Molecule: transfer RNA
Organism: Elusimicrobiota bacterium
């Protein structure tokens, strides 16, 4: 220097153009002498950033940023 992949919620990670979910973390309740477990419920998201196509964009296209990994 070249080619791929990957960036979504506090963590790990779903969703192939039509309301952004899920499990675990978090609150709060209920249970307990109490705390863990256990069950109900509540919040939490500028999908890394900018364009751009479309009625509509996590999705498709570009450009960039950041990370992995190959080649040389």
């Nucleotide at each position: 220097g070249c080619c791929a992949g990957c960036g979504u919620a506090g963590c790990u990670c779903a969703a192939u153009g039509g309301u952004a979910g899920a499990g675990c973390a978090a609150u709060u309740g209920u249970u307990u002498u109490g705390u863990a477990a256990a069950c109900a419920a509540u919040a939490g998201g500028u999908u890394g950033c900018g364009g751009g196509u479309u009625c509509g964009a996590u999705u498709c296209c570009u450009g960039u940023c950041g990370c992995u990994g190959g080649c040389u």